[in-house]
Context: one part of a larger RNA
């Protein structure tokens, strides 16, 4: 793992509400150990208020005949009990496993701490303390050398104890071992045997170590089914409707109350919603600068400081990159700024006809939800960052399948009752992958632009549209020409159109700058302005503007920035036509539910209208063991049960028939429950 069997809302008990049944205000019921019936008692109910004595259609506060609460009377309304089924609720283990732990009462120190009795163990090598003995030296003292001596938590190394460092090992040889290394080895040594300490306690040369593979509180039973605002699981079927992730409050934030939304009784009978018409009030968007605050120029007069003039610190005058507070003009920001001011949205009124098979709203009784995503638009926060965060507001997902966006919960079409070779149409397509046009007209792109990007850039292209030259000949191109006074003056070593600095006049001309660029040391030379002359244009220069391109363009496995193939349109942009294209909508048939009509057919009838769906809530149902019905009825001329074929039922299921099986099973209408498994790291077999 996989099949089989088992496997989770039960029982008693309290309030409550629905439904059903007896009785019913001279009310109902009823323990007390079978039964019946009576009588006492006792629950509720028939009256309330008061804390209560108590008093009563009243009473409680009070000084009160005031004044309030509460009740009674009225208000279209006196009804209770007891009982059995259901929903839900209390108290109990209260759907079912699951803790970590807490407390009691016992059982361990053959493991393993420490202690105490009482034995045992320790190759071999090596050092040479203390002390002695003798020699020298010596006046004592003392000091040296030579022998001896044999100590020591001394050295070095086996047994034996230990376990440093690596390495295999790691379903192992082994729930801690095994190579190689390594430490201690006369001692605080090591080790046998007996023995003592025992669970908040022991023992610890202290590591929270060890107390029988088990320890920041052992192990075994019991208290127990501890307790779990946590986490998994909870079993047949079909209809009808369908949330929420929000508000408030909470030692509260993943729990929980209450409200809001859901289902579901009754009541009510358009009181709703949609859509028109009319009435409101606002200070948002924009917008403005009048207040408030920020910001930038200018003018005018002031204000500083300079210099001049003056005998002067007065006065005046000039200047200036001075300049506080106003004033005046012009232009400007603003969530906490307004002289203004919207669409929107809200409140309200009225509404003839329409839509909404239903809203609204009261009521009982009963869930679920309180972790939301995301996308447009409107703030905030951040960095006008995030599939980021927090609000408003819509709309999808959550709980929604289909078709499109290549694939894609939250985008665009659209809401799947159930069938079907049908029609028609949406988003989105119509060369091939692919169902549908290689369809029309008219442009434009050449860039594979279409099929990712900025600032900047680009005689790139096509369209509009201004200046402006042009048969008196543009622009371009070819052929001369570009000249003198003069190398103007200055400077300079030189400066001659072309280092700088000043001027930049004047002659000859068709023109020609005291020179626009190359050059030279300086000259020279080559070009340009400007002129001529040949050619000979529906042209030619040059803005401004539309649309399209073109550069700006670098990234890690492989083309990889149209889903591919390809496409010069099958690209882009205007117009048009036909087709395809969804579970949509239309046709056909059928099925369910609700609602509504029958004065003639009351029919399992006709008609409308619905039917996607999680948590959930209402409804109707199938199947199971056992009772009763049943001394019935069915069975060896084959019961249950096992296996297949077929038929019935929207299903859960139900029938027939064979056939296997061999001995008991049951319709039907009703009763009770140990009543339905695919999950639970579920439990037991088995493979």
């Nucleotide at each position: 793992g996989u099949c089989a069997a088992c496997g989770a809302g039960u029982u008693g008990u309290u309030g409550u509400u629905g439904c059903a049944a007896g009785c019913g205000a001279a009310g109902u019921u009823u323990a007390u150990a079978a039964u019946u019936a009576a009588a006492u008692a006792a629950a509720c109910g028939a009256a309330g208020c008061g804390a209560a004595a108590g008093c009563g259609a009243g009473u409680c506060c009070a000084c009160a005949a005031a004044g309030g609460g509460c009740a009674a009377c009225g208000a279209a309304u006196a009804a209770g009990u007891u009982u059995g089924c259901a929903g839900c609720u209390u108290c109990a283990a209260a759907c079912c496993c699951g803790a970590a732990a807490c407390c009691g009462a016992g059982u361990g120190a053959u493991c393993u701490a420490a202690c105490c009795a009482u034995g045992g163990a320790c190759a071999g090598a090596u050092u040479g303390a203390a002390g002695g003995u003798u020699a020298a030296c010596a006046c004592c003292a003392u000091u040296u050398g030579a022998c001896u001596g044999a100590a020591g938590g001394a050295u070095c190394g086996a047994a034996c104890c230990c376990g440093u460092a690596c390495g295999u090992g790691u379903u192992g040889c082994a729930a801690a071992a095994c190579g190689u290394u390594g430490g201690g080895a006369u001692g605080a040594u090591c080790u046998g045997u007996g023995g003592u300490u025992a669970g908040g306690g022991g023992u610890g040369a202290a590591a929270g170590g060890c107390c029988a593979a088990u320890c920041a509180a052992a192990c075994u039973c019991g208290g127990a089914g501890a307790u779990a605002g946590c986490u998994g699981g909870u079993u047949c079927u079909c209809u009808g409707c369908g949330a929420a992730a929000c508000c408030u409050a909470u030692g509260u934030a993943g729990g929980u109350a209450g409200g809001u939304u859901g289902u579901u009784u009754g009541u009510c009978g358009u009181a709703u919603c949609c859509c028109a018409a009319c009435a409101g009030g606002g200070g948002u968007a924009g917008a403005g600068c009048u207040c408030u605050g920020g910001a930038u120029g200018a003018a005018a007069g002031g204000u500083u400081a300079a210099a001049a003039u003056g005998a002067a610190u007065a006065a005046u005058u000039u200047u200036a990159u001075u300049u506080a507070a106003g004033u005046u003009c012009a232009a400007c920001c603003a969530a906490a700024c307004u002289u203004c001011g919207a669409a929107u949205a809200c409140u309200g009124u009225u509404g003839u006809a329409g839509g909404a098979u239903u809203u609204a709203a009261c009521u009982g009784a009963u869930a679920a939800u309180c972790a939301c995503a995301c996308u447009g638009c409107g703030a905030g926060c951040g960095a006008u960052a995030a599939c980021g965060u927090c609000c408003g507001u819509a709309g999808u997902g959550g709980a929604a399948a289909g078709g499109g966006a290549a694939a894609c919960a939250a985008c665009c079409c659209a809401g799947a009752c159930u069938u079907u070779a049908g029609a028609u149409c949406a988003a989105g397509g119509u060369c091939c992958u692919u169902a549908a046009a290689u369809c029309u007209g008219a442009a434009c792109u050449a860039a594979g632009u279409g099929a990712g990007a900025a600032a900047g850039g680009c005689a790139a292209u096509g369209g509009a549209u201004g200046u402006u030259c042009g048969a008196a000949g543009a622009c371009g191109a070819u052929c001369a020409g570009g000249a003198u006074g003069u190398a103007g003056g200055c400077u300079c070593a030189g400066a001659a159109g072309c280092a700088g600095u000043c001027a930049u006049c004047a002659u000859c001309u068709a023109a020609g700058g005291a020179a626009a660029g190359c050059g030279u040391a300086a000259c020279a030379g080559c070009u340009c302005a400007c002129u001529g002359a040949u050619u000979g244009a529906u042209g030619g220069a040059u803005g401004u503007u539309c649309a399209u391109g073109c550069c700006g363009a670098a990234a890690a496995u492989g083309u990889a920035a149209c889903g591919g193939g390809a496409c010069u349109a099958a690209g882009u942009u205007c117009a048009g036509u036909a087709c395809c294209g969804a579970a949509g909508u239309c046709a056909a048939a059928g099925g369910c539910a609700u609602u509504g009509c029958c004065a003639g057919u009351u029919g399992a009838g006709c008609a409308a209208u619905g039917c996607g769906g999680u948590a959930g809530c209402a409804g109707a149902g199938c199947a199971u063991u056992c009772c009763g019905u049943a001394a019935g009825u069915c069975g060896u001329g084959g019961a249950a049960g096992g296996c297949a074929a077929c038929c019935c039922g929207u299903g859960a299921g139900g029938g027939u028939u064979g056939u296997u099986g061999g001995a008991g099973g049951c319709a039907u209408c009703g009763g009770a429950a140990g009543u339905g498994a695919g999950a639970a790291u579920g439990u037991u077999g088995a493979c």
The part of an RNA shown here (large-subunit ribosomal RNA, domain II) has 687 nucleotides and comes from Candidatus Hodgkinia cicadicola.
Taxonomically the source falls in Candidatus Hodgkinia (Bacteria, Pseudomonadati, Pseudomonadota, Hyphomicrobiales).
The full RNA is in RNAcentral, with records from ENA and SILVA.
Its Rfam family is "Bacterial large subunit ribosomal RNA".